[in-house]
């Protein structure tokens, strides 16, 4: 000059003042059925934001809905194998692509089951087609020859090399062939098909055939394999109020059930379920709630994702919401100054590197803020460090 | 916190994947009128942003941004 992996933090530890949230004690105050319970903030103790708490993009516990039942819809995911509770996530590996390389990136099943798209431009866009060209062998016309024939024309008509359009033009390249041309024929490369070997498999390799038939989109509709019941801690669980009286429509089905059907349950048919409208009313407490697919260290197992075993640690739980200021010592990183070793220059100065072998003068910056918890992907973002790699630079 | 929907001129809405994105009001010039408005001519003016998919993207698919709306 560049690749990849990873780690740490508005610094980190001791301290002083003040101040904020939770538990716990311990004093105080109320109330008691004498078991407590409720208050108050006065003392001590412990404990208090992130790598992304973020977006709410997947997947899960957990809770209700029927112990979530069958069909259809819809919806998602897509090369192989493993890892996990599970995943669209991780980890390894195969093809493809980019890069000298280290490595990067990849919605990576099916276009020879089906339907559709392809603007403009160009002759022709999917059983394609001929504008410029190329031939003109063969048939026509013309001209020359006694004559076999030559020569011309480009009229029929053949051809798709070559040129031109386009994002794409119906297999590439070289021969052979021919009038000129073409898989018309051959080699080689691609392609499909068969086999055989090698790998668990994606796939790789190697033989033998076919001879163009089988162009590109599925983040177009599909088609195939696999998965998914809905809802969301304002889920939901208790306690307290409330929903009254009552008037007046509609009225035979109405809830569970949130996309339909079928099933099941459970209320209800004139003593009428359910629903409207008027009349008025409550909207307060407790719980779920934080010890958990936890975190750290060891030792085994595996290329790794990750698994097991021992050990040790407890690390916010509040309600619109708390986790801050401010000054001292010490270390750590920047930056300034200063000192030192090397190189370049006559030189003033310059580049590099180091200084517990140095000073506290500035300074410690950025995205961000817990709300039921977890696993991931995503986007935001600053400084600072570590380890490994790569060459076409020195 | 949890769940949905939405984005195109200044303002309402259009637009099979084919774009040079269209129309109404509004704005601005010119005309008409003694003037003004109304009529007539012309004109600027927009796919939120950023990446993928596809020849080609206002559409299809992702994230981000702003905005609504619902839940005892």
């Nucleotide at each position: 000059g560049g690749g990849a992996a990873g780690c740490g933090a508005g610094u980190g530890u001791g301290g002083a003042u003040c101040g904020c949230g939770g538990c716990g004690u311990c004093a105080c105050c109320g109330c008691u059925u004498c078991g407590g319970c409720g208050g108050c903030g006065g003392g001590c103790g412990c404990c208090g934001a992130g790598g992304a708490a973020a977006g709410u993009c997947c997947g899960a516990g957990c809770u209700c809905c029927a112990c979530a039942g069958g069909g259809c819809a819809g919806g998602g995911u897509g090369c192989c194998g493993g890892c996990u509770a599970a995943c669209g996530g991780c980890c390894g590996g195969g093809c493809g692509u980019c890069g000298c390389g280290a490595g990067g990136c990849g919605a990576c099943g099916g276009a020879a089951a089906g339907u559709g798209c392809a603007a403009c431009a160009g002759a022709g866009a999917a059983c394609a087609g001929a504008c410029c060209g190329c031939c003109g062998a063969u048939g026509g016309c013309c001209g020359c020859g006694c004559g076999a024939g030559c020569g011309g024309c480009a009229c029929a008509g053949g051809c798709a090399a070559g040129g031109g359009u386009g994002a794409a033009a119906c297999g590439g390249c070289g021969g052979u062939g021919u009038a000129a041309g073409a898989g018309a024929c051959c080699a080689c490369c691609g392609c499909g098909c068969u086999c055989c070997u090698g790998g668990u498999g994606a796939c790789a390799g190697g033989a033998g055939u076919g001879g163009c038939a089988c162009g590109g989109c599925a983040a177009a509709c599909c088609c195939c394999a696999c998965c998914c019941g809905g809802a969301g801690c304002a889920a939901g669980g208790c306690c307290a109020a409330a929903u009254a009286a009552g008037g007046g429509g509609u009225g035979a089905g109405g809830c569970g059930c949130g996309g339909c059907c079928c099933g099941c349950g459970c209320c209800g048919u004139c003593u009428g379920a359910a629903u409207c409208c008027c009349g008025g009313g409550u909207a307060g407490g407790c719980u779920g709630c934080u010890a958990g697919a936890g975190g750290c260290c060891g030792c085994g197992g595996g290329c790794a994702a990750c698994c097991g075993c021992g050990g040790u640690c407890c690390c916010a739980g509040a309600g619109a919401a708390a986790u801050g200021a401010u000054c001292c010592g010490c270390a750590u990183c920047c930056g300034g100054c200063g000192c030192c070793u090397c190189g370049c220059g006559c030189g003033a100065g310059u580049g590099a590197g180091g200084c517990a072998u140095g000073u506290a003068c500035g300074g410690a910056g950025a995205c961000a803020g817990a709300a039921c918890u977890c696993g991931g992907c995503u986007u935001a973002u600053u400084c600072g460090c570590u380890u490994c790699c790569c060459g076409a630079a020195c | 916190g949890c769940c949905c929907c939405c984005a195109u001129c200044g303002u309402c809405c259009a637009a099979c994947g084919g774009c040079u994105a269209g129309g109404a009001c509004a704005c601005c010039a010119c005309u008409c009128u003694u003037u003004c408005a109304a009529g007539g001519u012309g004109g600027a003016g927009a796919u939120a942003g950023g990446g993928g998919u596809u020849c080609g993207a206002u559409u299809c698919c992702c994230c981000u941004u702003g905005g609504g709306g619902g839940c005892a």
Molecule: RNase P RNA; transfer RNA
Organism: Candidatus Palauibacteraceae bacterium